This is a predicted structure of a 350-nucleotide part of an RNA (small-subunit ribosomal RNA, central domain) from a Phycisphaerales bacterium.
The source organism's lineage runs through Bacteria, Pseudomonadati, Planctomycetota, Phycisphaerae and Phycisphaerales.
Rfam family: Bacterial small subunit ribosomal RNA. Its family is annotated with ribosome and structural constituent of ribosome in the Gene Ontology.
It was read from a public genome assembly.

Context: one part of a larger RNA
RNA sequence: CUGGGCUUAAAGCGCGUGUAGGCGGUUCGGUAAGUAUCUUGUGAAAGCCCCGGGCUCAACCUGGGAAUUGCUCGGUAUACUGCCGAACUUGAGGCGGAUAGGGGUGCCUGGAACUCUAGGUGGAGCGGUGAAAUGCGUAGAUAUCUAGAGGAACGCCUGAGGCGAAAGCGGGGCACUGGGUUCGACCUGACGCUGAGACGCGAAAGCGUAGGGAGCAAACGGGAUUAGAUACCCCGGUAGUCUACGCCGUAAACGAUGCGCACUAGGCUUCUUUGCCUCUGACGGUUGGGGAGCCGAAAGAAAACCGAUAAGUGCGCCGCCUGGGGAGUACGGCCGCAAGGCUAAAACUC
Numbered sequence: 001c002u003g004g005g006c007u008u009a010a011a012g013c014g015c016g017u018g019u020a021g022g023c024g025g026u027u028c029g030g031u032a033a034g035u036a037u038c039u040u041g042u043g044a045a046a047g048c049c050c051c052g053g054g055c056u057c058a059a060c061c062u063g064g065g066a067a068u069u070g071c072u073c074g075g076u077a078u079a080c081u082g083c084c085g086a087a088c089u090u091g092a093g094g095c096g097g098a099u100a101g102g103g104g105u106g107c108c109u110g111g112a113a114c115u116c117u118a119g120g121u122g123g124a125g126c127g128g129u130g131a132a133a134u135g136c137g138u139a140g141a142u143a144u145c146u147a148g149a150g151g152a153a154c155g156c157c158u159g160a161g162g163c164g165a166a167a168g169c170g171g172g173g174c175a176c177u178g179g180g181u182u183c184g185a186c187c188u189g190a191c192g193c194u195g196a197g198a199c200g201c202g203a204a205a206g207c208g209u210a211g212g213g214a215g216c217a218a219a220c221g222g223g224a225u226u227a228g229a230u231a232c233c234c235c236g237g238u239a240g241u242c243u244a245c246g247c248c249g250u251a252a253a254c255g256a257u258g259c260g261c262a263c264u265a266g267g268c269u270u271c272u273u274u275g276c277c278u279c280u281g282a283c284g285g286u287u288g289g290g291g292a293g294c295c296g297a298a299a300g301a302a303a304a305c306c307g308a309u310a311a312g313u314g315c316g317c318c319g320c321c322u323g324g325g326g327a328g329u330a331c332g333g334c335c336g337c338a339a340g341g342c343u344a345a346a347a348c349u350c
Base pairs, nucleotide, nucleotide: 004321005320006319007304008303012318014201015200016199017198021194022193023192025088026087027086028085029084030083031082033081034080035077036076037075038074041071042070049065050064051063052062053061054060091191092188093187094186095184096183097182098181099180103177104176105175106174107173108172109171110154114150115149116148117147118146119145120144121143125136126135162169163168206247207246208245209244210243211242215241216240220236221235222234223233258317259316260315261314262313263312266295267294268293269292270291271290272289273288275286276285277284300305323350324349325348332343333342334341335340
């Protein structure tokens, strides 16, 4: 390289936008580059292979042929591919109507709980555990009432539910804003799919600067437990958790399942939408579309299982794998303030 693979055995980039490239709907005409066929020249000789000949045979030598799968001249064919031209509407997009939603950003705002502060009542305990102790409390705690301050998170609704490309998104209101679905079939007329690089987004933790800090809580201190206890339990408690801006760029970033298109039995549930039937009705029945689930035919699979949301049957494009350890390490390069990240071996060994 050919080949075989990638849910769980090694293997789908965390996710998107998109450059080059690869691939590309229907019809007609042209061209003849690819393609097919015929032909011209060339493809040294020797060797290999085939048919002969010569050494008594053979090795060896020798004549002829074939082969030399290639390049090239000219002709022919035009199904498919390419290129040029023309046309089309089903792919894609636009336009108009309708619609669901924790999609995003900013500002404003609400109640419960909690802690703290001040005051009232009250007077000996509280707290905590398996049991305790550390801790708090007569300088008046716990409990309870009133007033105030503060920060963070939003109970019920909540769902097998919804939205988002993923990360993720949940009190209420307003403003700005992205995407989806559906109905109409008015417009454009293949404008498409994928996507090496590239660029952007990217939980938590962590880093920088400035703020903030109620609760929780790495580290740390103390009390227990224990043979010990650098833990599990308890009392405290600092970074952090929160905000703004800037970094980091990782994860069991998981459906461990790349994206797009087409095709291949059904049944049930649910969200959303179109039409119809019945209708007082938020109800009920039914049909079409889009999403989220469960169960299953065929098929697939080592099996578990998957099964129109495929892991089935095909096509296009990308990424990735190639025995275990060494090792996602060393070295080098690039990135980063650092922590570290990305790329990525070998010796040796089984």